A computed fold for a 120-nucleotide RNA from an uncultured Oceanospirillales bacterium, annotated as SAM riboswitch aptamer (S box leader). Its mean pLDDT, the model's own confidence on a scale to 100, is 86.
RNA sequence: AACUCAUUGAGACCGGCAGAGGGACAGGCCCUUGGACGCCGGGGCAACCUUCGGGGGUUAACCACUCCGAAAAGGUGCCAACUCCUGCGGAAGCCCAUCGAGGUUUCCGGGAAAUGAGUG
Numbered sequence: 001a002a003c004u005c006a007u008u009g010a011g012a013c014c015g016g017c018a019g020a021g022g023g024a025c026a027g028g029c030c031c032u033u034g035g036a037c038g039c040c041g042g043g044g045c046a047a048c049c050u051u052c053g054g055g056g057g058u059u060a061a062c063c064a065c066u067c068c069g070a071a072a073a074g075g076u077g078c079c080a081a082c083u084c085c086u087g088c089g090g091a092a093g094c095c096c097a098u099c100g101a102g103g104u105u106u107c108c109g110g111g112a113a114a115u116g117a118g119u120g
Base pairs, nucleotide, nucleotide: 002119003118004117005116006115007114008113013042014041015040016039017038021031022030023029025087026086027085028084043079044078045077048075049074050071051070052069053068054067055066056065083112088109089108090107091106092105093104094103095102
């Protein structure tokens, strides 16, 4: 590289440096010289890894597994917008000088991406 599993409508900003693009991709829509993105320092959020307590479950007793709650030292992560929205398939509703391979809204499933844990 790749693979597996889980999660993604919550939450969390200041200072310094620097100077043009940035939000993965495409379209849309946004952010940005009133300085974005990025880097550094500090701060914070969260609770994946971790620890503890309780219930379920199982057992000879445990473990595994699962649900709820608590903690935060360490390893990551994160601190505009739901993963910013959509993208592929389906269902239902609505719209129209145009009735279609149209537009749009909501929902279901999937894809992609991100992050963690594990494999490698």